A computed fold for a 73-nucleotide RNA from a Myxococcales bacterium, annotated as transfer RNA.

Order: sequence, then C1' cells, then structure tokens
RNA sequence: GGGGGAAUAGCUCAGCUGGGAGAGCGUCGCGCUGGCAGCGCGAAGGUCAGGGGUUCGAUCCCCCUUUCCUCCA
Repeated sequence: GGGGGAAUAGCUCAGCUGGGAGAGCGUCGCGCUGGCAGCGCGAAGGUCAGGGGUUCGAUCCCCCUUUCCUCCA
C1' cells in the first nucleotide's frame, strides 16, 4: 500500500427485508431472611464510533474519516 471484518448501556454481546433500541452481568431501590449471601420484583443508564447522502422513515443501504483485528504484498 491492497482485500476482508469489528465499533450498539459501565462490561460482554444480540438485533430485524429499513419502521418497538434489547439480553446477561454490574449499579440503585423495595421485598423474602435475625443479618450476610442468595432469590424475587422494579428502576436508572444509549449521539447505535464521527460526518455526509438516499428514503416518508436509517443501528441497518451508499460515500468519506477514525480506532482495532485479520489476510496478502
């Protein structure tokens, strides 16, 4: 330098043919227990890496940029 892939909640990761943003763990509150742990219920927490485009509508499609992984040279 060229090809491919990844970037979504504090962490690990899903996500649909383009229309509701989610799970587990963690955090906080309440309940069960004498208490801890554990379990149950609930809540908070998101610019979907950044910018632009297409579309009635974009995490998703197109272009550019950034970071990381991998292959080729």
It matches the Rfam family "tRNA". Gene Ontology term of the family: triplet codon-amino acid adaptor activity. The RNAcentral record of the sequence draws on ENA. The organism belongs to Myxococcales, within Bacteria. Its mean pLDDT, the model's own confidence on a scale to 100, is 80.